[in-house]
RNA sequence: UUGUGGACUAGACCGGGAGGCUAGGCGUCUCCUGUAACCGAAAAUCGCCUUACGUCGGGGUCGAAGCCUUCAAGGCAAUGUGCAGGCUAUGCGGCGAUCCGCUAUUGGACAAUGAAAUCUCGUCCUCUGGGAUCAAAGGUGAUGGAUACUAUUGGCUGGAGAGUCAAUAGCCCAUCUUAACUUCGGGCAAAGGGUCAGGCCCGGAAGGGAGCAGCCCACCCGAGGACUAUUGGUGCUCAGAGGGUCACGGGAUCGAGGAAAGUGGCGGGCAAGUCGCUUCAUGGUUUGCAUGUUCACUUGGAGGCGUGUCCACAC
Numbered sequence: 001u002u003g004u005g006g007a008c009u010a011g012a013c014c015g016g017g018a019g020g021c022u023a024g025g026c027g028u029c030u031c032c033u034g035u036a037a038c039c040g041a042a043a044a045u046c047g048c049c050u051u052a053c054g055u056c057g058g059g060g061u062c063g064a065a066g067c068c069u070u071c072a073a074g075g076c077a078a079u080g081u082g083c084a085g086g087c088u089a090u091g092c093g094g095c096g097a098u099c100c101g102c103u104a105u106u107g108g109a110c111a112a113u114g115a116a117a118u119c120u121c122g123u124c125c126u127c128u129g130g131g132a133u134c135a136a137a138g139g140u141g142a143u144g145g146a147u148a149c150u151a152u153u154g155g156c157u158g159g160a161g162a163g164u165c166a167a168u169a170g171c172c173c174a175u176c177u178u179a180a181c182u183u184c185g186g187g188c189a190a191a192g193g194g195u196c197a198g199g200c201c202c203g204g205a206a207g208g209g210a211g212c213a214g215c216c217c218a219c220c221c222g223a224g225g226a227c228u229a230u231u232g233g234u235g236c237u238c239a240g241a242g243g244g245u246c247a248c249g250g251g252a253u254c255g256a257g258g259a260a261a262g263u264g265g266c267g268g269g270c271a272a273g274u275c276g277c278u279u280c281a282u283g284g285u286u287u288g289c290a291u292g293u294u295c296a297c298u299u300g301g302a303g304g305c306g307u308g309u310c311c312a313c314a315c
Stems, first nucleotide, its partner, number of pairs: 002314007011062004015033005023050005038058004066305009075295001077294015093278006099268008110257001117253007124243008132234005137228002141176005149170009181225007192217004200209003
C1' cells in the first nucleotide's frame, strides 16, 4: 500500500406524488402509489416556515455507508387536447301516431235459446194538464114561516106593579144552497142574551117588577180533527205533444254471420297538449384511438458531495 474481520464516529434511511389551501414551501385533510421499516402531541376561524428539506418530544436500522441532480427504458395512476362512437338532458325544426271516415288482412268473444240490419216503444230532455203528499190560509148564502122572548119606534088602557096592538130587526124553525163542519181547555167586573136563589121595590092582599151572585148560551184566546173555491213546495206519480248523439232494456220483421284488439293503405283533421322517430345546436357522462404534461415504483448510464478514525490478522 492492498485485502479480510471487528469496533467507532460523520452521515444516511424510517417514503413519494397529484389535488386542495397558500404570495409561496412543508404538514394535518382527499386521492394515487411504495417499503423489511417508526411511536406520541397539536394543527382548516389552521400548525411550522421564507428558498422554505414541516414543528415539538421519543426511538429503531444501516454505517463509510450513502444521498442529490440529470438522461434513457420500462411502468401504475392522474390530468388535458383532438378524432370517432355509445347513452342521456334541453331547445328549434320535420315526420308520424293519438282523433274521424273508408278499405284490406290477422283475429275470433258471441250467435237458430236467432248474428248483422231495419222499424217501433221506454230509460234521457223541454212544455202543458192532472193525481198524491207536505206546509200556509180560510170559515157561504137565499127564501119562507112563527111571534113565546128581546131591542127600537109609534099607538091605546089602568090607582100602582103593569096590560095590549102594529112595524122593523134579532133569536128560533123549515126548505134549498155552498167545500165552508166540529172537539177540548181557558177567559169574559161594566159597556151581549136567557134563567135569576137571597135581598130590594110597588101593592090592603093576591100578584107583579127591576135585578146582584151563580149557572147556561153567545163572544174572545189557545190547541186539535175533518174539509178545500185558494197560495206555494216535491230525488213521488199519471197522461198528452214535441225533441233526442251514443248506450241500455222491451216488442216485431228478416235469416247467418260477426264484437274487441293488432297491422297495412287511402283520405280528412289537430299544430294547443301527450307519445314515438329523426336532422341540427348546446351541454353531461362513458368507451376506443392518437397525442401532450405530470408521475409512485424498477433497471441502466452520466455527473456532484462524501468516501473518515482505531484495533487485529494476512501478504